[in-house]
RNA sequence: GAAUAAUGUUGGGGAUUGGUGUGAUUCCAUACCGGCGGUAACAGUCCGCGAACACGUUUAUCGUGCCGACGAGGUGAAAUUCCUCGACCGACGGUACAGUCCGGAUGAAAAACAUGAACG
Numbered sequence: 001g002a003a004u005a006a007u008g009u010u011g012g013g014g015a016u017u018g019g020u021g022u023g024a025u026u027c028c029a030u031a032c033c034g035g036c037g038g039u040a041a042c043a044g045u046c047c048g049c050g051a052a053c054a055c056g057u058u059u060a061u062c063g064u065g066c067c068g069a070c071g072a073g074g075u076g077a078a079a080u081u082c083c084u085c086g087a088c089c090g091a092c093g094g095u096a097c098a099g100u101c102c103g104g105a106u107g108a109a110a111a112a113c114a115u116g117a118a119c120g
Stems, first nucleotide, its partner, number of pairs: 001119001006115005017029003031100002033090002035049004044088002053065004070086005092103003
């Protein structure tokens, strides 16, 4: 050369109270939650990634597709990230219509941390 190959560990949160109803944590009112990396400064909404979902296949740890949602004001050298105010978003299957219940999932993964060669 190289902290490279490889190995190990970790790696997603949330329905309170009331109403209607035969029946709803699914509807209505109210409440609550926010994976990973980056970004002049801390992000569910900026830029990317992962998961999920669809199709294909050599059935793999693969490929392609798909992939939600924010404004105003303030401070500052710097913030769509902080503060104030008001909004918005959330896979598939099940079930009275689900971001929050049950299930695939004691799964997988972005990624973080630790250990760390052979060989030259």
The RNA shown here (FMN riboswitch aptamer (RFN element)) has 120 nucleotides. It matches the Rfam family "FMN riboswitch aptamer (RFN element)". From the family's description: The RFN element is a highly conserved domain that is found frequently in the 5'-untranslated regions of prokaryotic mRNAs that encode for flavin mononucleotide (FMN) biosynthesis and transport proteins. A reference for the family is Vitreschak et al. (2002), "Regulation of riboflavin biosynthesis and transport genes in bacteria by transcriptional and translational attenuation", Nucleic Acids Res.